[in-house]
This record gives sequence, C1' cells and structure tokens, in this order.
RNA sequence: GGAAGUAUAGCUCAAUGGCAGAGCAGGUGGCUCAUAACCACUUGGUUUUAGGUUCGAGUCCUAAUACUUCCA
Repeated sequence: GGAAGUAUAGCUCAAUGGCAGAGCAGGUGGCUCAUAACCACUUGGUUUUAGGUUCGAGUCCUAAUACUUCCA
C1' cells in the first nucleotide's frame, strides 16, 4: 500500500426492515442460627461516529474511527 472481518447493557453474545433481548454480573426479597448455594422479583442501552434509502434501520447503502486477520 491492497483486501476481508468485527463494533449492541459492566462482561460474553443474540435480535427476518416492524416492541432492543438472553446468560453472567449488580440490586431487593425469600430460604438459613449464619454464610454460600438455591428460589422469586428487578435495575441497567445515544446499538462506535456522521450522513443516505425507507412509512419504519441494530439490520440495507456511503464515508470516517478503533481493533483483528490475510496479501504485498
């Protein structure tokens, strides 16, 4: 220099163009003499950034940024 991939909750990851979710973690309560474990409930999101398409975008298109891989 060229090409490809990834970016979503504190972490690991889902989500067919039509309500943004799960597990773990956190909080509250139950259980226990007590703790852990277990059970119930529950908090938490500028979906990397900026534009475009669309009635509607996490999803499609363009550019940028960061990281990873490959080629030279």